[in-house]
Molecule: small-subunit ribosomal RNA
Organism: iron-reducing bacterium enrichment culture clone HN86
RNA sequence: AGAGUUUGAUCAUGGCUCAGGAUGAACGCUAGCGAUAGGCCUAACACAUGCAAGUCGAGGGGCAGCACAUGAGUAGCAAUACGAUGGUGGCGACCGGCGCACGGGUGAGUAACACGUAUGCAACCUACCUUUAACAAGGUGAUACCCCGUUGAAAGACGGACUAAUAACCUAUAAAACAGGGCUCCCGCAUGGGAAUAUUUGUUAAAGAUUUAUCGGUUAAAGAUGGGCAUGCGUUCCAUUAGAUAGUUGGUGAGGUAACGGCUCACCAAGUCAACGAUGGAUAGGGGAACUGAGAGGUUUAUCCCCCACAUUGGAACUGAGACACGGUCCAAACUCCUACGGGAGGCAGCAGUGAGGAAUAUUGGUCAAUGGAGGCAACUCUGAACCAGCCAAGUCGCGUGAAGGAAGACUGCCCUAAGGGUUGUAAACUUCUUUUGUAAGGGAAUAAAGUGUAGUACGUGUACUAUUUUGCAUGUACCUUACGAAUAAGGAUCGGCUAACUCCGUGCCAGCAGCCGCGGUAAUACGGAGGAUCCGAGUGUUAUCCGGAUUUAUUGGGUUUAAAGGGUGCGUAGGCGGAAAGAUAAGUCAGCCUGUGAAAGUUUGCGGCUCAACCGUAAAAUUGCAGUUGAUACUGUUUUUCUUGAGUGUACAUAAGGUAGGCGGAAUUCGUGGUGUAGCGGUGAAAUGCUUAGAUAUCACGAAGAACUCCGAUUGCGAAGGCAGCUUACCGGGGUACAACUGACGCUGAUGCACGAAAGUGUGGGUAUCAAACAGGAUUAGAUACCCUGGUAGUCCACACAGUAAACGAUGAAUACUCGCUGUUUGCGAUAUACAGUAAGCGGCCAAGCGAAAGCAUUAAGUAUUCCACCUGGGGAGUACGCCGGCAACGGUGAAACUCAAAGGAAUUGACGGGGGCCCGCACAAGCGGAGGAACAUGUGGUUUAAUUCGAUGAUACGCGAGGAACCUUACCCGGGCUUAAAUUGCAGAUGAAUAUGGUGGAAACAUCAUAGCCAGCAAUGGCAUCUGUGAAGGUGCUGCAUGGUUGUCGUCAGCUCGUGCCGUGAGGUGUCGGCUUAAGUGCCAUAACGAGCGCAACCCUUGUCGUUAGUUGCCAUCAGGUAAAGCUGGGAACUCUAGCGAGACUGCCACCGUAAGGUGUGAGGAAGGGGGGGAUGACGUCAAAUCAGCACGGCCCUUACGUCCGGGGCGACACACGUGUUACAAUGGCAGGUACAGAGGGCCGCUACCCGGUGACGGGAUGUCAAUCUCUAAAACCUGUCUCAGUUCGGAUCGGAGUCUGCAACUCGACUCCGUGAAGUUGGAUUCGCUAGUAAUCGCGCAUCAGCCAUGGCGCGGUGAAUACGUUCCCGGGCCUUGUACACACCGCCCGUCAAGCCAUGGAAGCUGGGGGUGCCUGAAGUUCGUGACCGCAAGGAGCGACCUAGGGCAAAACUGGUAACUGGGGCUAAGUCGUAACAAGGUAGCCGUA
Repeated sequence: AGAGUUUGAUCAUGGCUCAGGAUGAACGCUAGCGAUAGGCCUAACACAUGCAAGUCGAGGGGCAGCACAUGAGUAGCAAUACGAUGGUGGCGACCGGCGCACGGGUGAGUAACACGUAUGCAACCUACCUUUAACAAGGUGAUACCCCGUUGAAAGACGGACUAAUAACCUAUAAAACAGGGCUCCCGCAUGGGAAUAUUUGUUAAAGAUUUAUCGGUUAAAGAUGGGCAUGCGUUCCAUUAGAUAGUUGGUGAGGUAACGGCUCACCAAGUCAACGAUGGAUAGGGGAACUGAGAGGUUUAUCCCCCACAUUGGAACUGAGACACGGUCCAAACUCCUACGGGAGGCAGCAGUGAGGAAUAUUGGUCAAUGGAGGCAACUCUGAACCAGCCAAGUCGCGUGAAGGAAGACUGCCCUAAGGGUUGUAAACUUCUUUUGUAAGGGAAUAAAGUGUAGUACGUGUACUAUUUUGCAUGUACCUUACGAAUAAGGAUCGGCUAACUCCGUGCCAGCAGCCGCGGUAAUACGGAGGAUCCGAGUGUUAUCCGGAUUUAUUGGGUUUAAAGGGUGCGUAGGCGGAAAGAUAAGUCAGCCUGUGAAAGUUUGCGGCUCAACCGUAAAAUUGCAGUUGAUACUGUUUUUCUUGAGUGUACAUAAGGUAGGCGGAAUUCGUGGUGUAGCGGUGAAAUGCUUAGAUAUCACGAAGAACUCCGAUUGCGAAGGCAGCUUACCGGGGUACAACUGACGCUGAUGCACGAAAGUGUGGGUAUCAAACAGGAUUAGAUACCCUGGUAGUCCACACAGUAAACGAUGAAUACUCGCUGUUUGCGAUAUACAGUAAGCGGCCAAGCGAAAGCAUUAAGUAUUCCACCUGGGGAGUACGCCGGCAACGGUGAAACUCAAAGGAAUUGACGGGGGCCCGCACAAGCGGAGGAACAUGUGGUUUAAUUCGAUGAUACGCGAGGAACCUUACCCGGGCUUAAAUUGCAGAUGAAUAUGGUGGAAACAUCAUAGCCAGCAAUGGCAUCUGUGAAGGUGCUGCAUGGUUGUCGUCAGCUCGUGCCGUGAGGUGUCGGCUUAAGUGCCAUAACGAGCGCAACCCUUGUCGUUAGUUGCCAUCAGGUAAAGCUGGGAACUCUAGCGAGACUGCCACCGUAAGGUGUGAGGAAGGGGGGGAUGACGUCAAAUCAGCACGGCCCUUACGUCCGGGGCGACACACGUGUUACAAUGGCAGGUACAGAGGGCCGCUACCCGGUGACGGGAUGUCAAUCUCUAAAACCUGUCUCAGUUCGGAUCGGAGUCUGCAACUCGACUCCGUGAAGUUGGAUUCGCUAGUAAUCGCGCAUCAGCCAUGGCGCGGUGAAUACGUUCCCGGGCCUUGUACACACCGCCCGUCAAGCCAUGGAAGCUGGGGGUGCCUGAAGUUCGUGACCGCAAGGAGCGACCUAGGGCAAAACUGGUAACUGGGGCUAAGUCGUAACAAGGUAGCCGUA
C1' cells in the first nucleotide's frame, strides 16, 4: 500500500466481499513447563449452610461460663468427687463510650448540575486530628442487668423489688458564643463585609479513669480533612413528538433548613420555556481511559482509579458530626420459611457456595506474616478489606520437545511415473556432543528497612539511638549443587483466484463445498480420501462484535447536463455573506508565557529491578483543554465621520406575439331555407357500417352559430416560469440605450412563509361549430375490449371558485468578477447613413486554452474564483405502508421498515441483428426449355412389426448417403450348438513325439471320438518342427466424435482475413482496409497520417481449340507399282489424318470514341481463338462442440467359461402407411416391322472371343485370334421403305401362370436372364417446387469399377444429334461494402413485460381478544414528621389519647398512547424447464416517454 466482482472487451460511477489489528469471549481438534494479569457480558432471578463489625474491665454495676487461689464441711482407706468464697486472671449478657455513614458489591433507575471542566458561596456545616486561649465548683433523682413473678407453642411481652456510672438532671461561673440596642474606624462586587470598644440587656458549659505518667471532659478562635449549594460551557437518537406550563414565572410577607431558594404557605401580578428544538417518546450510569486509525475521527466503558445511584419493591422518619442508613427501625406489597392456626421470622447487587437462565465464566481453601481499617493507654481483639494458595490455554511474555556430522541420495513401505526414474529425504540408521526441561538426592532464602516486650543512653519529656527478646500464611517454595539419560514432550488449518502451497484415486448437478467470484452433469489442482507441499506453532481454526481498508457522510477529504442528485417559478422574513477612506475600541484573532488548574494510574522517552521478556519502580515529556493576566491591532466585529464605483431615483429616446378589459373583421367548417341537377356519395390496403329517389354528394344564393386566426413567420421578439400571434381602443408592467442631476451600501442569497403555475380533472352557471376519452356499429385477426373506418357523450370555449401536478428540460439554482478568436441576427447610441467600423443589451452557430468518464461544454461555461440556498449516498421493495397536513373529490405534500439481489445504471468500442437507409453481385427473381408433386415399379428413409428386422447419417449441409455389389460368406443382429491362452501374432518354462495323410462312428455343422501309417540334424548335450500344460502378453464393429488425430461437408471460388512500424484515443480500439472512379475480384487508379507486408484473388499446373517442328509402328495411304469378289492386302512412302514429345500464339498489343488515370465501348482490323477463349485441379482467417471411435489411429472407461471366438439356420429383403431420389409411361415429333450409315473413351488370359453348328431364345457344343493403336467386346437415336389412325389402342408394360437358361456347395425365404401366355394403373398430373445461359438444356446409345452371379433404373466416364431466352434489378432467397438505431453478445431461433396457476417468506389493513407504561378525576388511606387539642394520667414539667394536613399502597371511571394475537383481506419478494398473450429494445412492426382522466 491494495485486491476480487457488472462487460465480448473498455473507461468512469457504484455497491458487495477479502487481506490487518482487537476482545471479560464461545465452539471444534490438540496440548510439555514457567511467570504474569484476568474470570456471570444472560435473570437488579430465587437462595440452603458458614463466615464478612466490632471493640473498650484504664467509664460502670456485676459475675453465667473458663482458669487460678484459699478452703469450713460431706462421702471415701486413698486417689478423687460434691460444695462454699468475686478473692484473683479474665469475662457471656447488661448500662455507658466510640465505631457501625468506612471498607466491600452492583449498574436497576437516571438525558439530570448526574458526570466532566472552570468559577463562585459577602448563603454553609465538619466527629476523630493539629495549633492557640480559657475552664472543669456544688448538688439531685432514676434505671438496665441480676432477683421474684404473670403470660405465650415460639418470637417475645408485662408486672414487682434492688443498684452504679465518663448515663441523666439542677444550681453556679463564662468581655467565649448567640440574640437585641448604642458608639468609632476601615473595606468591597449590588445585597453588604470586617475590626475595635472596662457600652448595655438576656440566654447557654464540663467527667472522670488508672496510679504518677498519661488518657480523657467543656467553651472559643484558627488550620487540615470531608461534605453541601449555585453558575458558565460540554454530554445519544426521533420533528412520522410543535407547542408546553397553575407552584407554573415573578413579587411582598411568613415558615423551614447547616445554608440560598416556590423548598413550603398566604396574598398580588400574568408571566415562563420553545425551530440556536421546548414538551413528549426511545435508549443509556458519567469520566480518567481502552481498541482502531497516518491523522481527523469512529467504537467501547470488563479489569484498575474518581464521581453518582441503588441494596427484594414502594414510602417514611429516628439516632447521629455525618444516613433518610446493604449485614438498623416503622409501615405497606410480593415471595419464602416456622407454627400448637392464636401468631411470628427473613432479605448474598459482601466472600465462598446452590438452583435457574444461558454458547458461556472458578474453591462452601489458608492467614492476619505484610499493607490498610475500627476500638483500645497498651498488650491485643476483629477484619471473606487485603495478602496468598486452588481451578480454567481465557489473554500476554518466556523456555522446551535436542545439536553437529552423516549419500550407495541405503533397503522397505506409502505416493507419482513417460517404467528410465522421481519423491518422502540429511529425513532415518550410524558417530560424536549437550542436559534447559524431567526424575532422584542434598543445601536453601529475601519478603521483618518495620513493629512488640524488657533494659539502657541522649536531650528540646516524646522522640532518636544501642543491646536483647519475639512475630512468616505462602514455604522446605523460589533459587543453588550433584547424579541419570535424547532420555518425559507436536499439533491445527490450508493448498481454483484474491492468497504462500499440486498430484493421484473415488464420486458424477449426486454426495457435498463456499468469505466474494463460483466449483460438482465420467478425465474435479474447488466435493471425500491419500501422498506431497505451505502457514502458524502449545497452540490452531471457526463463529460473534468493533475500528480499518471505505475519500462509501468527504472539517481534513466527495458530488448534482447524461451515472443517485438543482426546488416548476418568483417575491420575501429569520439567518448567512457583504464596496472605498479615516479614527476609536479590543469581543473574535494572534503572541508572551507570566499564573492557576488539567488527580493517580495509563501513553511516550531515559535510567533501573525481577536470569531475559511480559511486568514493575523512578524521572522527564505530553495531557493539544479551561480560567486568569500582560501585550499586539493587519483582518473580522462594534461604534463615529466621510466617499461614489455596487444598488436605487430622475430626464430624454426608441422597442416587443408582455398582461387585463372592451369593440370590430374576413376565410373556412357545420347547420337551416330556396334554386339547379341525377344516382350514387362517402370511406379504405381492400371493404363494410353510414348518408341517398321522402332527391343525397356536387353546385349557386341567402341566413345562423360557435371556435380558431392562413400568408407575413424567421436558430425572430417579449415574459420570472407556466406561457404569449387577426385588427383596434383604454389601463397596467418590464427590460434597454444616452446623460451624469439626486440618495449614499440602501446590496446578494434566502429555511419557514406568501403569490403565480401547461394539459387533464372538479364545482356552479352559460355556451356547444369543429374535434373527440367513454360508448355503439363496421372491418382486420387465431382472438382484437386495439391500430383503420362510420357515428358519438363528457370535455374542448366563457365567467367565478378549486386543484397544484408534467420529460414543469438547457434533464444545467441564483448573484458577482475574470479569461483567445471568427461568424450570423434583433433593438438602441453617436454620426447625414439599410455602406464599413465602434459601442451597449439580447438571441444563435463554430472553435482555442481549460475542464470532463466520455459524449461534449467553451464570455449565454459544464473554465478560474467567492457567497447563499436546494438536493444525493447500491438496485428492488417504493414515492409504497402507517401517521400527520391540504383538498368537494380525484388526489397532492411529507415519507419509512421487514425482506431480497450482487449487481442496477452512464459514456464510448467491436460485432451481430433490424418488417432502417444507400451501393453492388449470384439461374436469386424475371424471360425461356425440360422436369418433380398424380400412376406403376426400383431404391433409400421414417413409422410399425419382429426372436432379430445390426449400426451410423436427420433443415439448407440426412434420405440411389457410408454400401464402387447382403442367397452362404460379408455380418456387426437373433435362435441354437461348441471353445476358454482362446481363430490369429508370439516370449519363457515344463511335458510329449509328432506334424501330416487315409479311413470309420455320432452330428445340422463346428466339433467330439476311434483305428492305421508316421519325425529330422547331431556321438551326445542339445537344436529345429509340432502338440499339450502353465505363465507374460490377447481379443472386443462394447461406450464416449462433447477427451482427440486424420479426413470431410457447408457458408463459398464469396472477396475477404490480418500483421509490422508510425499516428490518434486514458482505454477497449481506430487508422491502414475509409472516400471518388473501376473490376469477376481488398482487381487496379486517384485522393489520403499513413507507409509497407502476409494469407486469399489473379498467374504458375492439367485438358481442349490453331499452327510449326521432331519421330513413323500395331496407326495412315496422296503420288508410283503389284494384287483381290472386296479390303493399306503387298512393295514402298513420311505428304495428310493420327499418335506424343518440344515449341509458337492473345498482350486492350493496333485503330476510333469516352475517361485525369485505371479502364470501358465497337457487326472495327488482323487472327484458329478477343478482352478471364471453354473445362478442371486449386477452398484465406474462421463458423456450425457440423459428420465420422463402424475405414484407420488414439486417451479414458467397461467385458474376460464372455460384450471374446467357431459353426448351422434365420434376419438385414417384414408392410396398414408417410416422405425423398429415380426408371418406365400416358403416345403419331409416336409404336411396330424391314433395310442402311456414322463414334469416343475404356476393358480383356480362372478373361474378351471372330467364325461354324444346334436352339424361337436366354444359351449350349466346337473352333480361331489376342497379354492388345495388331484380336475382340462394338453403337443407338438419325436416314429410307411399309404399316398402325386417336382407341385404354399394334400406346403402356406392372402383376400373375407355365416352360426354361446361366452362375454358384446351395437360387424356398432371397438371383439375373429367355420364351409363351396374362395385359393393372396411367389420357400430361392441386397447392407447391427443382435444374439449366451453349456444344449448355433436352434427347440417344456406349464403356468401366465392384463382381461367381446379381436385384445397376444407381454411381463414374464417353461420344452422337442439338435448341429457346435474358426487357431488366421493383419484388423473393443468399452474399459483400458503407452508414444508422439497439435494453442483443449463447449475438433476433436474441432480449423481455404483465395477469393467472403452484410452493415458500416477510409485511400493511381488519370485527374482535389480550397486555404494557404514563397521565387525569373521584373514593379510601398505613407508618411517619409537623400542627392543634388534651375532660384521662401526673404535684409539676409533660404525656397517653383524639383530630387535621400530606403521602406509599388499594379501589372506581372515562379517555389517549404503545405492543402482541386474529377469521378474512391487500399488494410485495423469491422459486431451471406451468398457462395466456407479445407491451418494450430495430421505424420492435401503431416512434417511445411524462402528467392527467